[in-house]
RNA sequence: CACCGUAGCUCAGUGGUUAGAGGACUGGUCUUGUAAACCAGGGGUCGUGAGUUCAAUCCUCACUGGUG
Repeated sequence: CACCGUAGCUCAGUGGUUAGAGGACUGGUCUUGUAAACCAGGGGUCGUGAGUUCAAUCCUCACUGGUG
């Protein structure tokens, strides 16, 4: 200096009101049993603080952590 920080993991979302996907986990169906497949469910202070705005995960600033 650049990029990034969103579910336990990998990531999407980029101002507008229920915050999502995959996989993982839990339960169920199926199977002699396991796996797979299918169905359902739980899980989030959107890194922290401040600012702008009618409204911020999203824009601005600072701090902090990570990668190069």